[in-house]
RNA sequence: CGGGAAGUAGCUCAGCUUGGUAGAGCACUUGCAUGGGGUGCAAGGGGUCGCAGGUUCGAAUCCUGUCUUUCCGA
Numbered sequence: 001c002g003g004g005a006a007g008u009a010g011c012u013c014a015g016c017u018u019g020g021u022a023g024a025g026c027a028c029u030u031g032c033a034u035g036g037g038g039u040g041c042a043a044g045g046g047g048u049c050g051c052a053g054g055u056u057c058g059a060a061u062c063c064u065g066u067c068u069u070u071c072c073g074a
C1' cells in the first nucleotide's frame, strides 16, 4: 500500500440476508423463600447500534467517507 472480517447494555453475542417498537445470556438493583451464606423464583434499571454524512415516510440494517482492532497478500 491492496483485500477480507469485526465494532450493538458493564461482559460475551444475536438481530443486518428481506429497512418498520433494539434483544438474549451472564452481571447489577430490589423483593420473596433461608437463622445467615450459597442457591432458586419474581420484578426492575441500564443503549442516541464506533464516528460523520447521504438515500427513505422510516436506517443497527442500504450507500459514501472515516477511526480502531484483527487476518491475508505485497
Base pairs, nucleotide, nucleotide: 001073002072003071004070005069006068007067010026011025012024013023020057028044029043030042031041032040033039050066051065052064053063054062